[in-house]
Record summary
This is a predicted structure of a 91-nucleotide RNA (c-di-GMP-I riboswitch aptamer) from a Syntrophomonadaceae bacterium. The coordinates come from a structure-prediction model, not an experiment, and the mean pLDDT is 84. The source organism's lineage runs through Bacteria, Bacillati, Bacillota, Clostridia and Syntrophomonadaceae. The sequence was found by an Rfam model in a public genome assembly.
C1' cells in the first nucleotide's frame, strides 16, 4: 500500500409508531422518531418472492351493492444478480 475483515471514533442512512399530504389500496412523500444498517446507494423492463386489487372479467335478481379472479400498481430495509461508489484502521 492492497485484499479480506469489522473493534473504536467521526460522519451518513433511518424500522415501528405519531402528524400532514397524495392514492381505490398496497404504499409513497414531508416533519418528528430511532429498530437497525459498512452499500439500508441505484436497478422492480434481470430472475424468484411478498403486498394491494383500481380498470376489466365472472357470479349473485341486482345498480351506486357484495364475492371471486385479475398488475398495467407497489416493496431494493425479502433473496440472488447487475451498475456505480466507499470514511476509518484495533484484532
Nucleotide at each position: 500500500u492492497g485484499a479480506c475483515c469489522g473493534a473504536a471514533a467521526u460522519g451518513g442512512c433511518a424500522a415501528a409508531c405519531c402528524u400532514g399530504u397524495u392514492g381505490a389500496a398496497a404504499a409513497a412523500c414531508a416533519g418528528g422518531g430511532g429498530c437497525g444498517c459498512a452499500a439500508a446507494g441505484c436497478u422492480a423492463a434481470a430472475g424468484g418472492g411478498u403486498c394491494u386489487a383500481a380498470a376489466g372479467c365472472u357470479c349473485g335478481a341486482a345498480a351506486u351493492c357484495g364475492a371471486g379472479c385479475a398488475a398495467u400498481g407497489a416493496c431494493a430495509g425479502c433473496c440472488u444478480g447487475g451498475c456505480c461508489g466507499g470514511c476509518c484502521g484495533a484484532a